[in-house]
Description:
This is a predicted structure of a 264-nucleotide RNA (Bacterial large signal recognition particle RNA) from Firmicutes bacterium UBA5435. Taxonomically the source falls in Bacillota (Bacteria, Bacillati). It matches the Rfam family "Bacterial large signal recognition particle RNA". The family's RNA type in Rfam is non-coding RNA gene. Its mean pLDDT, the model's own confidence on a scale to 100, is 76.
RNA sequence: CCGUGCUAAACGGGGAGGUAGCGGUGCCCUGUACUCGCAAUCCGCUAUAGCGGGGUUGAAUUCCCAUCCGAGGUUUUUUCUUGUGAGGUCUGGCUUACGUAAGUGAUGAAGAAGGUUGGGUCCUGCGCAACGAGGGUUUGUGAACCCCGUCAGGUCCGGGAGGAAGCAGCGGUAAGCAAAUUAUCUCGUGUGCCGUAGGGGCUCCUGACUGGAGUUAACUGCGUAAGUAACGCUCGGAAGAACAAAUCGACGAUGGGUGCACGG
Numbered sequence: 001c002c003g004u005g006c007u008a009a010a011c012g013g014g015g016a017g018g019u020a021g022c023g024g025u026g027c028c029c030u031g032u033a034c035u036c037g038c039a040a041u042c043c044g045c046u047a048u049a050g051c052g053g054g055g056u057u058g059a060a061u062u063c064c065c066a067u068c069c070g071a072g073g074u075u076u077u078u079u080c081u082u083g084u085g086a087g088g089u090c091u092g093g094c095u096u097a098c099g100u101a102a103g104u105g106a107u108g109a110a111g112a113a114g115g116u117u118g119g120g121u122c123c124u125g126c127g128c129a130a131c132g133a134g135g136g137u138u139u140g141u142g143a144a145c146c147c148c149g150u151c152a153g154g155u156c157c158g159g160g161a162g163g164a165a166g167c168a169g170c171g172g173u174a175a176g177c178a179a180a181u182u183a184u185c186u187c188g189u190g191u192g193c194c195g196u197a198g199g200g201g202c203u204c205c206u207g208a209c210u211g212g213a214g215u216u217a218a219c220u221g222c223g224u225a226a227g228u229a230a231c232g233c234u235c236g237g238a239a240g241a242a243c244a245a246a247u248c249g250a251c252g253a254u255g256g257g258u259g260c261a262c263g264g
Stems, first nucleotide, its partner, number of pairs: 001264006009057003012030004020046005034054005063257006072248005078242005084236004092231001093228008102220003105216003114210007122199006128192002130189006136181006147172004155164003
């Protein structure tokens, strides 16, 4: 150096979780790298770390170590997004009330505020008017008979002259009905561009005198107090994303290392 046969070893790995810890089943990521039985209400072990059985390769491109790369996972800080719970004396915004008078506006030398004073608005009594109701007045209509006047015809009395009662008709009228409302009477009233007397006088309006420049608080502003959780703000928790840090880390790359026996 070559050949043959054995052994160690290998026949996937990793992450999170679980566990006192380790591995497995299950989930996830890589990847294709034997098989049977056990296993999350777990299974089997004790830092040497799946247990029990069988099979293949087998000293090197395959095993071991170191370094690099790095899929992927986990944790933490910060930031952002989405949605959620709570908070009104943390907090803007919004609403309300009170005050102020910086700005705007209105008003004011045809004279502000203030002071004095007269009157009205207010209340009561009386009166008047109005309105409503009733009465009354006027007009019309209105009685077969039991209203009046006149009473044709007819009836009655009378010898006659003449007289009597009296229907219809006509005229008028009562009760009633209808219309009008002039002058009037009575009663009543949340009526009044009224009158008179008294009372009251806070507000409001108005006149006079005085006074000599502000008054008002409608809007904005400012201050105080109260309310409001839809929005912003604060706190809590959930999901996702980004940066950074830490940690574990497959596959891959590079380098190095590593038996035994026999024969030639």